[in-house]
RNA sequence: GUCGGUGUAGCUUAGCGGUUAUGGCGCCAGACUCAUAAUCUGGAGGUCGGGGGUUCAAGUCCCUCCACCGACA
Numbered sequence: 001g002u003c004g005g006u007g008u009a010g011c012u013u014a015g016c017g018g019u020u021a022u023g024g025c026g027c028c029a030g031a032c033u034c035a036u037a038a039u040c041u042g043g044a045g046g047u048c049g050g051g052g053g054u055u056c057a058a059g060u061c062c063c064u065c066c067a068c069c070g071a072c073a
Stems, first nucleotide, its partner, number of pairs: 001072007010025003018056001027043005049065005
């Protein structure tokens, strides 16, 4: 340099163009316990990598840029 893949919460992960973006771990609170752990219940936490476009409607489609990974040169 060329081509391909990935980017969603602190970590990880799901998400046929259509209601309010999903689960797990972690975190906070409560229940249980003499207490802790485990378990159970509830809760908070998201510019969906940045920008632009298409559309009535975009995490999803298109363009571009950035980061990481891989192949080729």
Predicted 3D model of a 73-nucleotide RNA (transfer RNA) from a Candidatus Woesearchaeota archaeon. NCBI's taxonomy places the organism under Archaea, Nanobdellati, Candidatus Woesearchaeota. The RNAcentral record of the sequence draws on ENA.